[in-house]
This is a predicted structure of an 85-nucleotide RNA (c-di-GMP-I riboswitch aptamer) from a Nitrospiraceae bacterium.
Rfam family: c-di-GMP-I riboswitch aptamer. Rfam describes the family as follows. GEMM was predicted in a large-scale screen for bacterial structured RNA regulatory elements.
Taxonomically the source falls in Nitrospiraceae (Bacteria, Pseudomonadati, Nitrospiria, Nitrospirales).
Model confidence (mean pLDDT): 89 of 100.

RNA sequence: AAAACGAAGGGGCAAAACCACCAAAAGGCGGUGACGCAAAGCCACGGGUCUAAAGUCAGAUGACCAUGACAGCCGGGCUUCCGAA
Numbered sequence: 001a002a003a004a005c006g007a008a009g010g011g012g013c014a015a016a017a018c019c020a021c022c023a024a025a026a027g028g029c030g031g032u033g034a035c036g037c038a039a040a041g042c043c044a045c046g047g048g049u050c051u052a053a054a055g056u057c058a059g060a061u062g063a064c065c066a067u068g069a070c071a072g073c074c075g076g077g078c079u080u081c082c083g084a085a
Base pairs, nucleotide, nucleotide: 005083006082012037013036017032018031019030021028022027035072041078042077043076045075046074047073048070049069050068055064056063057062
């Protein structure tokens, strides 16, 4: 110095819920708020999950479908503070 690892210290992020806005919805943005998180920082590449406007089928109010969404579902890629055992 680096990797692994995660004690300590300094800190960081922010679940649900509520309010407001956007969206057909899933969900997203902002404020309040903390369930938790050592990558809960970033990226839709693979899997998975969610939604179904438009479209298709059926006409019983249904079914199918991502071009939409989820990074706090998993894997992967990139970046990264601190330094005990």

It was read from a public genome assembly, where an Rfam model found it.